Model confidence (mean pLDDT): 88 of 100. A computed fold for an 87-nucleotide RNA from Thiobacillus sp. UBA6205, annotated as c-di-GMP-I riboswitch aptamer. Lineage of the source: Bacteria > Pseudomonadati > Pseudomonadota > Thiobacillaceae > Thiobacillus. It was read from a public genome assembly, where an Rfam model found it.

[in-house]
RNA sequence: AUUUGAGAAGGGCAAACCCGUCCGAAAGGCGGGGGCGCAAAAUCACCGGUCUAAAGAGGAAGGCUCCAUGACAGCGGGAUCGCCAAU
Repeated sequence: AUUUGAGAAGGGCAAACCCGUCCGAAAGGCGGGGGCGCAAAAUCACCGGUCUAAAGAGGAAGGCUCCAUGACAGCGGGAUCGCCAAU
C1' cells in the first nucleotide's frame, strides 16, 4: 500500500420501547434507561428516496391543496477520515 472480516483481544456505537420540569410548528433532535442489531450504525444532505409543512402561495373556508429554507447518514449510492486482525 492492496484486498478481506473467518477466528482473537481491547473495546465502541445503540433499533423498538420507557422516562424527561429540555429544544422544535412538526418531522425530528437532545439527556437518562434499554439493546434489535452494526466493521464504519464515524463525518458530510452531493445524487436518488422518505418524513414534516412553520412561513409563504392557492382557495369563500377548513382538521383542504402546493411548497424545504426544516429533518432522516440505522433507506440506497457517493465523498472524507479511521481501530484491530488476516493478507